[in-house]
Order: sequence, then structure tokens, then C1' cells
RNA sequence: GUCGAAAAAGGCAAACCCCGCGAAAGCGGGGGACGCAAAGCCACGGAGCUAAAGAUAGGGGGCUAUCAAACCGACGAGCGAAAGCGAGUCGGGUUCCGAUGUAGUGUCGGAAUGCUGGCCGGGCUGCCGAAG
Repeated sequence: GUCGAAAAAGGCAAACCCCGCGAAAGCGGGGGACGCAAAGCCACGGAGCUAAAGAUAGGGGGCUAUCAAACCGACGAGCGAAAGCGAGUCGGGUUCCGAUGUAGUGUCGGAAUGCUGGCCGGGCUGCCGAAG
């Protein structure tokens, strides 16, 4: 280094229940253990979930159906053993809406840019330890 013992020390915690956050998927905290040798971290590739904002269609309307997820950088209270996370602020990008303007390129304002690492691949970090 590989590997993971009917070994030891320790770790995590599915379903379900309670509380909170969220439009939802889902997430956080407490209880609880189905499981886990990375069930620690990263949405980079694949896959899946959701659809508030938006588009299209229908409806008198509440609404319904379908479509639809692109992020990047700087600063950063705080958290972590590390990888890393991170409220918030600023800038840029993408999609969309509104206002305004042009022959045309525009300008201004606003909204969205979500989730699963316990689905697979990949990357990063890391505790303990016998045999081979």
C1' cells in the first nucleotide's frame, strides 16, 4: 500500500413518531435502529425526485394538465480532526417577466437558478487493526 477479522475501541442511523424550515421534493433537531468499513465530504458524469417563479393548453374562476433546474467568482460570522460546510453581502452568467427605447444592437427593475452522496460512477479526506 492492498485488505477488513464471528477481534477490540469508537462512529453513523432507514422506516416510524414529535418539533421546526420549505410551494414541493426534501432538510435540520429530538426520540428510534433497518442497515452501513467510508451510511465522512464534493451534485463533476449518469440516474431519479420536485415545479413555487416561468412557458404552453384548458377553465368564468379557485384551479388543472404538460413542459421546464446552470451555475461561476470574491468576501465571510460560525461549524468540523480533515476533506469540507456555511447564514449573509457583492459581482458575473443562464432562463424568464415587467417597464422603456431603437432602423437595429439595447437600458432599467424584478423573479427563478431547488433536492437525493442511504441510486451508480468518479474525486477528496480519514479512525482502528489481525491474517494474507